[in-house]
Background: Transfer RNA from Roseiflexus castenholzii DSM 13941, 74 nucleotides, folded computationally. Rfam family: tRNA. Gene Ontology term of the family: triplet codon-amino acid adaptor activity. Its mean pLDDT, the model's own confidence on a scale to 100, is 85.
RNA sequence: CGGGGCGUGGCUCAGCCUGGUAGAGCGCAGCGUUCGGGUCGCUGAGGUCGGUGGUUCAAAUCCACUCGCCCCGA
Numbered sequence: 001c002g003g004g005g006c007g008u009g010g011c012u013c014a015g016c017c018u019g020g021u022a023g024a025g026c027g028c029a030g031c032g033u034u035c036g037g038g039u040c041g042c043u044g045a046g047g048u049c050g051g052u053g054g055u056u057c058a059a060a061u062c063c064a065c066u067c068g069c070c071c072c073g074a
Base pairs, nucleotide, nucleotide: 001073002072003071004070005069006068007067010026011025012024013023020057028044029043030042031041032040050066051065052064053063054062
């Protein structure tokens, strides 16, 4: 320098192709259960989807540029 993959709650990921309410598990908080803890059950908080711009009535999703990490090639 060229090509490819990934980036979404604290963690691991789904959703993207085919635009239309941001989700799951674990974790965390409260309550119940227990003498207490764990387990189990119920409830809840927590993310403007790496960033900027564009298209659109509407963008995590489409387009352009860009940042970080990883892989391949030179």